[in-house]
């Protein structure tokens, strides 16, 4: 380089649960283990929440400058094995 069958080393940690922070989606830390060969980093593309703020009489409705990398794609970087 390529693959992740097989076995191993080591590794992340969904849901729910405290506690925090945040309008919220959410993040952060402890418990927990449902899965994960990139479930390591990146909002570049495409998708997806969520609506502080505008609006309304009051709903409806708009909207990302938030946030999802464990939703797909791109890039970048790495662990361990060997049916090549």
């Nucleotide at each position: 380089a390529c693959u992740g069958a097989a076995a191993a080393a080591g590794g992340c940690a969904a849901a729910c649960c405290u506690g925090u922070c945040g309008a919220a989606a959410g993040g952060c830390a402890g418990g927990g283990a449902c899965g994960c060969a990139a479930a390591g980093c990146u909002a570049c593309c495409g998708g997806u929440c969520u609506a502080a703020g505008g609006g309304c009489u009051a709903u409806a409705c708009c909207u990302a400058c938030g946030a999802c990398a464990g939703c797909g794609g791109u890039g970048c970087c790495a662990c361990c094995a060997g049916a090549u």
Model confidence (mean pLDDT): 87 of 100. Predicted 3D model of an 84-nucleotide RNA (c-di-GMP-I-GGC riboswitch aptamer) from a Woeseiaceae bacterium. Rfam family: c-di-GMP-I-GGC riboswitch aptamer. Rfam links the family to the GO term cyclic-di-GMP binding. Taxonomically the source falls in Woeseiaceae (Bacteria, Pseudomonadota, Gammaproteobacteria, Woeseiales). The sequence was found by an Rfam model in a public genome assembly.